[in-house]
RNA sequence: UAAAACGAAGAGGUCGCAGUCAACAAUAGUAACUAGUUGAGUUUCUGCAAAAGCAAAAAACUAGUGAAAGGGGCGAUUGCCGAAGGGUUAAUUGUUGCAGCAGUUAAUUGCCUGGGACGUAAUCUAAUAAAUUACGGACUGUCGCAAAUUAAAAUUUGCGGAGCGCUAUCGCCAAA
Numbered sequence: 001u002a003a004a005a006c007g008a009a010g011a012g013g014u015c016g017c018a019g020u021c022a023a024c025a026a027u028a029g030u031a032a033c034u035a036g037u038u039g040a041g042u043u044u045c046u047g048c049a050a051a052a053g054c055a056a057a058a059a060a061c062u063a064g065u066g067a068a069a070g071g072g073g074c075g076a077u078u079g080c081c082g083a084a085g086g087g088u089u090a091a092u093u094g095u096u097g098c099a100g101c102a103g104u105u106a107a108u109u110g111c112c113u114g115g116g117a118c119g120u121a122a123u124c125u126a127a128u129a130a131a132u133u134a135c136g137g138a139c140u141g142u143c144g145c146a147a148a149u150u151a152a153a154a155u156u157u158g159c160g161g162a163g164c165g166c167u168a169u170c171g172c173c174a175a176a
C1' cells in the first nucleotide's frame, strides 16, 4: 500500500415505513332499548345438524330515546431503512358440533415483496374511502453489462438482476 469474510455507520422517498396521542368527518338517525300492531317453518358471520321456540319469537311497520368499535384525512410525537407488509403452521374467539370465513397471539421470517403512485379485478368494509392479493405499463433508487460524449471525474441511452442487495466511509486484516 492493502483483500475476502464479519461488524459498524449510512442512502433511496417531499405521501419512505410503522406505532402512539388529541380533536374532527363519516359510520347514522344505523344498531340497540321502550311502547303498540302484525306475526310460526323462526334463530346466531355462512352451510349442514343439534338445541331452543308455537303468541312476550325472528322479521316488518308506527312513535320515542339513541350509540360504539374497527377503519379514515389533517396535526403533533416516538422509533426506524426488511423499515414493514404478506404467505404458511399452531392456538384461541365469533351459542354447541363439523366445515368455511373473519379477528387476535405466537413461530417461521434463507417462503414472497427494492420503493411509492396510477389503472383493472377480487377479498373485506357503511363506503366507489383505506387495507391486502394478483396482473399491467410507466416513474424512481441501486448494482452489472454494452455503446456514446468526455482530458478526467462524471453524464446519457439500451438491456438485465435483486435488499441474502448497495456505499463517500470506518474497524478487522492475510498474501504481495
Stems, first nucleotide, its partner, number of pairs: 001176001006171003009167002013081001016080006024072001032065006042052002045100005084113003087108008114140002118136006142161008